Background
A computed fold for an 89-nucleotide RNA from Texcoconibacillus texcoconensis, annotated as c-di-GMP-I-GGC riboswitch aptamer. The organism belongs to Texcoconibacillus, within Bacteria.
[in-house]
RNA sequence: AAUGAUAACGGCAAACUAUUCGAAAGGGUAGGACGCAAAGCCUAGGGUCUACGGUUUUCAAGAAAACUAUGAUCGCCUGGUUGCCAAAG
Numbered sequence: 001a002a003u004g005a006u007a008a009c010g011g012c013a014a015a016c017u018a019u020u021c022g023a024a025a026g027g028g029u030a031g032g033a034c035g036c037a038a039a040g041c042c043u044a045g046g047g048u049c050u051a052c053g054g055u056u057u058u059c060a061a062g063a064a065a066a067c068u069a070u071g072a073u074c075g076c077c078u079g080g081u082u083g084c085c086a087a088a089g
Base pairs, nucleotide, nucleotide: 003086004085011036012035016031017030018029019028020027021026034075040081041080042079044078045077046076047073048072049071053068054067055066056065057064058063
């Protein structure tokens, strides 16, 4: 440098439940473990999700539909950056 165990020291915590914040997606906290060698950190590129607001259209004037990220997701992928351990090959 790369790679990686049914290893060691430890770490994180999906679904679900309670509570809370949010218009929503989703987030925080507690419980809980499906998994994870970066499931640490950064939304930088892509993907995906949402649509309060905005734009356009329709309207029976109540509203509805389509589009839209500046919102969300790093436990979707890529990239950047920091980092623990060392069997076998």

The coordinates come from a structure-prediction model, not an experiment, and the mean pLDDT is 87.